Lysine riboswitch aptamer from uncultured Negativibacillus sp., 161 nucleotides, folded computationally.
RNA sequence: GAUAGAGGUGCGACUUUGAUGAGUACCGCAGUUUAGGCUGCCAAAGCUGGUAUGCUGCGGAAAAGGCAACGCCGCCGAAGGGGAUGUUCCGGCAAACAUUGCCCUGGUUAUACUGCUGAAAAAGCGUAUAACUGUCACCUUUAACAAGGUGAAGCGCUAUC
Numbered sequence: 001g002a003u004a005g006a007g008g009u010g011c012g013a014c015u016u017u018g019a020u021g022a023g024u025a026c027c028g029c030a031g032u033u034u035a036g037g038c039u040g041c042c043a044a045a046g047c048u049g050g051u052a053u054g055c056u057g058c059g060g061a062a063a064a065g066g067c068a069a070c071g072c073c074g075c076c077g078a079a080g081g082g083g084a085u086g087u088u089c090c091g092g093c094a095a096a097c098a099u100u101g102c103c104c105u106g107g108u109u110a111u112a113c114u115g116c117u118g119a120a121a122a123a124g125c126g127u128a129u130a131a132c133u134g135u136c137a138c139c140u141u142u143a144a145c146a147a148g149g150u151g152a153a154g155c156g157c158u159a160u161c
Stems, first nucleotide, its partner, number of pairs: 001161005008076001010075003014071001016069003026060007036048004040093003079105004083100006106133008115125003135152006
C1' cells in the first nucleotide's frame, strides 16, 4: 500500500401498511365584527378588501414531515452534529437541499435541560452525567484460560498478501 473482516437493541436509505397529525388546515352556508388581509419574518414589491379579515354555529374534510411494524438495499466514520461554500432569493435574517479526509463523536442505553427542530408529554439533534460494551497500549494477578486497574481514539483495530 492492497484485500477481507470485527464491535451489536450497530448505522443509514427505500417501498408497503397502520396510528398520530385532526375533526386541524381548507371549502360551503348562516350570523356577527369592521379596515385591513395574504405571500417564512423585516424592508421593498405584488395580489386582495367595506361581501375581506377575526369570532360563533352547522355541513363537508385533507396532506407532508416525524413515529411504529414487516420487507428489502447499501454499509462499519457506518453515520450524526458544527463550520464553510452553492442553490431556493433583488437586500438582511431564518429554513430546506447539495457539496466538503475543515472541526467534534468508538458504540448502545438511561437521566437531566423546559437548549434547537417538531402538532406533540413522541421522536431526532446538542450538552452534561452515569451504566453497559468493543478495540488497542501499559500495569497487577493466574501454572494457564480468564479477571482487575489506568489511559487513549475510528486517518483506530484484527487477519492475509
The organism belongs to Negativibacillus, within Bacteria. The RNAcentral record of the sequence draws on MGnify. It matches the Rfam family "Lysine riboswitch aptamer". Rfam links the family to the GO term lysine biosynthetic process.